c-di-GMP-I riboswitch aptamer from a Methylococcales bacterium, 79 nucleotides, folded computationally.
NCBI's taxonomy places the organism under Bacteria, Pseudomonadati, Pseudomonadota, Gammaproteobacteria, Methylococcales.
It was read from a public genome assembly, where an Rfam model found it.
Its Rfam family is "c-di-GMP-I riboswitch aptamer". Rfam's curators write: GEMM was predicted in a large-scale screen for bacterial structured RNA regulatory elements.
Its mean pLDDT, the model's own confidence on a scale to 100, is 81.

RNA sequence: UUGAGUUAAGGCUAAACCUAUCGCAAGUUAGGGGCAGAAAGUUACGGAUCCAAGCUGUUUGGAAAGCCGAACCACCGAG
Numbered sequence: 001u002u003g004a005g006u007u008a009a010g011g012c013u014a015a016a017c018c019u020a021u022c023g024c025a026a027g028u029u030a031g032g033g034g035c036a037g038a039a040a041g042u043u044a045c046g047g048a049u050c051c052a053a054g055c056u057g058u059u060u061g062g063a064a065a066g067c068c069g070a071a072c073c074a075c076c077g078a079g
Stems, first nucleotide, its partner, number of pairs: 002079001005076001012037002017032004022027001035066001041072003045069003049063005
């Protein structure tokens, strides 16, 4: 310098569900909770998905992204 992957060390995130909150809704935020994760960090670029309105141009706006790809950053470090 590169780097398999999780045997180890330090750690990290946090599903469903419950309570409160915001939102027409999808869903957000906070607390509890713990299914799971070696990128379940970031982005929303492509496909897929969900909601609202609109219509027959499948359009416009929104949501999530822990579905599949992609890009960027990254702990430890066998070899």